[in-house]
RNA sequence: AUUAGAAAAAGCCAAACCGAUCGUAAGGUUGGGGCGGAAAGUUGCGGGUCUUACCGAUACCUGUUUUCGUUGCACUUUGACUUUAAGAUAGCCGGACUGGCAUG
Numbered sequence: 001a002u003u004a005g006a007a008a009a010a011g012c013c014a015a016a017c018c019g020a021u022c023g024u025a026a027g028g029u030u031g032g033g034g035c036g037g038a039a040a041g042u043u044g045c046g047g048g049u050c051u052u053a054c055c056g057a058u059a060c061c062u063g064u065u066u067u068c069g070u071u072g073c074a075c076u077u078u079g080a081c082u083u084u085a086a087g088a089u090a091g092c093c094g095g096a097c098u099g100g101c102a103u104g
Base pairs, nucleotide, nucleotide: 003104004103005101012037013036017032018031019030020029021028022027035091041097042096043095045094046093047092048089049088050087051086052085053084056081058079059078062074063073064072
């Protein structure tokens, strides 16, 4: 210097949850906490997932029409799907950059 690994040692980070706070939200910051981690350091570059708004069509409700056959048309709310845009997620995966070890 490169590579593997987590044996040892000294350390490091900090899940869920709770409090405060920012945000419409996903989620972020901070204090406590400790599930775990060998990059659980940094980076939204690629993929995935999530949130919000929009477009489209579908289902339901309501109204109207009707040859009385839930047939046609219109509209509101809600639900899931799709398109586009913005945002989030690095402890979802991959990439990029940087780093410690008395071990091979």
The prediction has a mean pLDDT of 78. This is a predicted structure of a 104-nucleotide RNA (c-di-GMP-I riboswitch aptamer) from a Desulfobacteraceae bacterium.